[in-house]
């Protein structure tokens, strides 16, 4: 200099006008009120994918079924999250992807191919026999799997010996398996000895192993509680007439007991709560490689609605683009709903840190 890897931050500012919603204060004419002051979306509020808090229901204990997770150790309230490490793979590198078991069983492996898993033999290679026109060719029988061919994948690799040709048939090295030792908390690593090699792939096929999991969710749940209808109890009332009608009252007249009144309780509408101080934030100190933990100081009215407020316009500036200028234009993804911890996904522009490769110079 050019390119790359990993991580982090920010995500328009100020002022004015008119509104919406919540809180506090104050005033009166006490209201669906006025005035003053203050609060009012995010890094993902999203997807609702995991894990919890909280609540109600269920539950002696254990098991089956079902589901989830899956290298090891650690962190955490917990997790399917995170950290560090291990092994295998990709990259020159910074860095990055994957992760129980396929030598317990069953199933499956398209096309091609002889054969896709108790191996087998298409072209070949080699031996025997027979025939033909001798070198050679054909037929037949047997031995092979080195070479070719098919396939995503072909029954350890490679070299040497060996052989008619070949073959772990034998040997060295590598791989694999078994045992032991050493190091490590562990995954695992290293070394030594033995074994001639058995064991293709697939578990997001069934399955096996280990660990974990009761269900429903704030429309959970708790409290207060109308009107109407219905329920229970009590009282009044049967010719000495409750109650109703005759415009309000008295008399009177008519009517005549499935009525009237009071209380209680359940539940609905509605209201309150749950519900905003929390596994909270920030700074400092300390432990730890780290995730994170401990201590200490300090801050917190600082969104709290219920189909759901958080809006609109104007001015000035900042950023980017166009333009000589005046000036014009652009500005992402996206909207709280009981609350936390994660993951995943979306995201214009700008800024910062660490690291690697490369060019040049020293």
């Nucleotide at each position: 200099u050019g390119g790359a890897g990993c991580g982090g931050g920010u995500g328009u500012a100020u002022g004015g006008u008119c509104g919406c919603u919540c809180c506090g204060g104050u005033c009166c004419u006490u209201g669906a009120g006025g005035c003053c002051g203050g609060g009012g979306a995010g890094g993902a509020a999203a997807g609702u994918c995991c894990g919890a808090a909280c609540u109600c229901c269920a539950c002696a204990g254990g098991g089956c079924a079902g589901g989830a997770u899956g290298g090891u150790u650690c962190g955490u309230a917990a997790c399917g999250c995170g950290a560090a490490c291990g092994c295998c793979g990709g990259g020159u590198g910074a860095c990055u992807g994957g992760c129980g078991g396929a030598a317990a069983g069953u199933g499956c492996c398209a096309c091609a191919g002889a054969a896709a898993a108790g191996a087998u033999a298409c072209c070949g290679c080699c031996g025997g026999g027979c025939c033909u026109u001798u070198u050679a060719g054909g037929c037949u029988u047997g031995g092979u799997a080195a070479g070719g061919g098919u396939g995503a994948a072909a029954u350890g690799g490679c070299g040497a010996g060996g052989u008619a040709a070949g073959a772990g048939c034998u040997c060295a090295c590598c791989g694999c398996c078994u045992g032991c030792a050493u190091g490590g908390u562990g995954a695992c690593a290293u070394g030594c000895a033995g074994g001639g090699c058995a064991g293709g792939g697939u578990a997001a096929a069934c399955c096996c192993c280990a660990u974990c999991c009761g269900g429903a969710g704030c429309a959970a749940g708790a409290c207060c509680a109308a009107a109407u209808a219905g329920g229970a109890a009590g009282a009044c009332g049967a010719u000495u007439g409750a109650g109703g009608g005759c415009g309000g009252c008295c008399c009177g007249c008519c009517u005549g007991a499935g009525g009237u009144c009071u209380u209680c309780g359940g539940g609905u509408a509605g209201g309150u709560u749950g519900c905003a101080a929390g596994a909270g934030g920030u700074g400092c100190c300390g432990g730890g490689c780290g995730a994170u933990c401990g201590g200490u100081a300090u801050c917190c009215a600082c969104a709290g609605u219920g189909a759901a407020a958080u809006g609109a316009c104007c001015a000035u500036g900042a950023u980017c683009c166009c333009g000589c200028a005046a000036g014009g234009g652009a500005a992402a993804c996206a909207g709280a709903a009981u609350u936390c911890g994660g993951c995943u996904u979306a995201c214009a522009g700008c800024c910062c840190g660490c690291u690697c490769c490369u060019u040049u110079u020293u």